[in-house]
The RNA shown here (c-di-GMP-I-GGC riboswitch aptamer) has 78 nucleotides and comes from an uncultured Pseudomonadota bacterium. The coordinates come from a structure-prediction model, not an experiment, and the mean pLDDT is 88.
RNA sequence: CGUGACAAAGGCAAAACCGUCGUGAGGCGGUGGCGCAAAGCAUGAGGUCUCCGUAAGGAGAUGGCUCAGCUGCCGAAG
Numbered sequence: 001c002g003u004g005a006c007a008a009a010g011g012c013a014a015a016a017c018c019g020u021c022g023u024g025a026g027g028c029g030g031u032g033g034c035g036c037a038a039a040g041c042a043u044g045a046g047g048u049c050u051c052c053g054u055a056a057g058g059a060g061a062u063g064g065c066u067c068a069g070c071u072g073c074c075g076a077a078g
Base pairs, nucleotide, nucleotide: 001078003075004074011036012035016031017030018029019028020027021026034064040070041069044067045066046065047062048061049060050059051058052057
């Protein structure tokens, strides 16, 4: 640091199940642990999904879909 180890200390928590909220995508809590060097924050631009609409379009969800932004532990190789 635009870097990432058969490192150390830790962290987060997929699917599924239970409860709960929501028309829904999904969210929250518990169990759980697939994985993650930002799987921390936040919808900026897209993608995908949901709802409304004849359509155009509008509203929402997804940050663990992609890119970008802000912040952060450690320090082997480079």